[in-house]
RNA sequence: GUCCCCGUGGCGGAAUUGGCAGACGCGUGUGGCUUAGGACCACAUCCCGCAAGGGUUGCAGGUUCGAGUCCUGCCGGGGACA
Numbered sequence: 001g002u003c004c005c006c007g008u009g010g011c012g013g014a015a016u017u018g019g020c021a022g023a024c025g026c027g028u029g030u031g032g033c034u035u036a037g038g039a040c041c042a043c044a045u046c047c048c049g050c051a052a053g054g055g056u057u058g059c060a061g062g063u064u065c066g067a068g069u070c071c072u073g074c075c076g077g078g079g080a081c082a
Stems, first nucleotide, its partner, number of pairs: 001081007010026003019065001027045006046055003058074005
């Protein structure tokens, strides 16, 4: 240099056909249980907002009624070839 794959909450990781973004798990918080702790159980857990609602999938654009998903350019990581 050419080509291929990947990038989603604090972490892992779903959403694969374009149609509720963050399922599920971990972690964390509060409470229960316990003499105390661990284990276990309940609830909560992206951001702004009193609410209604809005924003958010590496960054910036595009297509579409609608984009995590399709297209373009960048950035980062991994791989193959030279």
Model confidence (mean pLDDT): 81 of 100. The RNA shown here (transfer RNA) has 82 nucleotides and comes from a Candidatus Auribacterota bacterium. Its Rfam family is "tRNA". Rfam classes the family as a transfer RNA. The RNAcentral record of the sequence draws on ENA.